[in-house]
Context: one part of a larger RNA
RNA sequence: CUGGGCGUAAAGCGCGCGUAGGCGGCCUGAUAAGUUGGAUGUGAAAGCCCUGGGCUUAACCUAGGAACUGCAUACCAAACUGCGCAACUAGAGUACGAUAGAGGGGGGUAGAAUUUCAGGUGUAGCGGUGAAAUGCGUAGAGAUCUGAAGGAAUACCGGUGGCGAAGGCGGCCCCCUGGAUUGAUACUGACACUAAGGUGCGAAAGCGUGGGGAGCAAACAGGAUUAGAUACCCUGGUAGUCCACGCCGUAAACGAUGUCUACUAGCCGUUAUCCUUAGAGGUUUUAGGGGCGCAGCUAACGCAAUAAGUAGACCGCCUGGGGAGUACGGCCGCAAGGCUAAAACUC
Numbered sequence: 001c002u003g004g005g006c007g008u009a010a011a012g013c014g015c016g017c018g019u020a021g022g023c024g025g026c027c028u029g030a031u032a033a034g035u036u037g038g039a040u041g042u043g044a045a046a047g048c049c050c051u052g053g054g055c056u057u058a059a060c061c062u063a064g065g066a067a068c069u070g071c072a073u074a075c076c077a078a079a080c081u082g083c084g085c086a087a088c089u090a091g092a093g094u095a096c097g098a099u100a101g102a103g104g105g106g107g108g109u110a111g112a113a114u115u116u117c118a119g120g121u122g123u124a125g126c127g128g129u130g131a132a133a134u135g136c137g138u139a140g141a142g143a144u145c146u147g148a149a150g151g152a153a154u155a156c157c158g159g160u161g162g163c164g165a166a167g168g169c170g171g172c173c174c175c176c177u178g179g180a181u182u183g184a185u186a187c188u189g190a191c192a193c194u195a196a197g198g199u200g201c202g203a204a205a206g207c208g209u210g211g212g213g214a215g216c217a218a219a220c221a222g223g224a225u226u227a228g229a230u231a232c233c234c235u236g237g238u239a240g241u242c243c244a245c246g247c248c249g250u251a252a253a254c255g256a257u258g259u260c261u262a263c264u265a266g267c268c269g270u271u272a273u274c275c276u277u278a279g280a281g282g283u284u285u286u287a288g289g290g291g292c293g294c295a296g297c298u299a300a301c302g303c304a305a306u307a308a309g310u311a312g313a314c315c316g317c318c319u320g321g322g323g324a325g326u327a328c329g330g331c332c333g334c335a336a337g338g339c340u341a342a343a344a345c346u347c
Stems, first nucleotide, its partner, number of pairs: 004318003007301002012315001014201004021194002025088001031082001033081002035077001037075001039073004049065006091191001092188004096183004103177007110154001115149007125136002162169002206247006215241002220236004258314006266292003270288003276282002296303002320347003329340004
C1' cells in the first nucleotide's frame, strides 16, 4: 500500500458543537498545477527475460535484443479535477405570519396520600405472615373526628401520544429561553457534508461544603425459615434518596444498527400541518411516530422508504479464546476510580 467486515458471531465513540484534513450543486470563458500524447536526454555494467554462439551436454562463459513500468526538459491537447474571474438558484441559510409540544432554566401555588405532634370520642387489642415471632398497646394503642407541622411525589387525563442531539422530560400559573413543522412571498448566493485532535452536555450510584429529612431504604440490629441462612419473608433502621454550589464521566448510555444525501411495489392505524369543505366527516400535501408486506439483502433470525435494499461523502472501530480492558508508563480525579493500553505464558 492492499483485502474482508461492524443488528444478534470480534467490531458504531453515550450524544452534540466544531478546527485541521477529506469531500462538494449548476453555466460560460480563461489558465494548464494534476491529467493526456508523442519527442529528446537519462535510467552504469552484471543479473532476470528472449534469440544465437562456445566448452561432448549441463551448470558456466559469451554476443545481440528486449526490459528497466522512473526522473528531467521543451512542445501538443483541454473532457475531467484544481486555481482565479464573472454569473445562476434546485443545496444551505435569513426575513414575515401561523401551529403543536412532560424541550430547558427560575419563581409561585394547589389538592390527595403517608408520617409525626396536640386535642376529643372510645376499649383491648393492633400489626405482620405460608404459619409465627420480634415490634406497638391499659403510662390508653389500633379505629374514628378536629386542628397543626413538615418533606417528597404529582392518581385520573395518559395513549407502540408528544418534545429533546443524547442522557432524559409529566399537577397548575407566571417570567426568561432553545429547537422543530408549516404557509405565501422577498432576500443572500454554495455560505454545504463529515470531522482526527479540541471543546461542551451526559442516568443511577459515589465524593466535597452547607442545608433538609415525610416516605422509602444499602450498611446494621432483632424475629423467623433452615442442617446452616452472613439470604429470600417480617419488625426496626443509618448513609443515601431532596435542595444549593462544585466534582466524578461511567451504564444492556440499546434500535446492541455512526452522521449526511439521493433513489427503490403496495396496504392499514396514529400525531401535527396545509388545501378544499363546512357535517361529529372526506380528499390531498409535507413532517414525525407505529404495524404488516413485495423486490432486494441476510449464515439464519429477520430488515424491508424510520432498510440491515441500491449508490455516494466523511469519521470511528474489528482481526481466535484466555491472560486483560489487566500490568507498566503517561494524562485526568479530593478519593472511588476513569482514559490510553501491552507482553510473557497457555489452549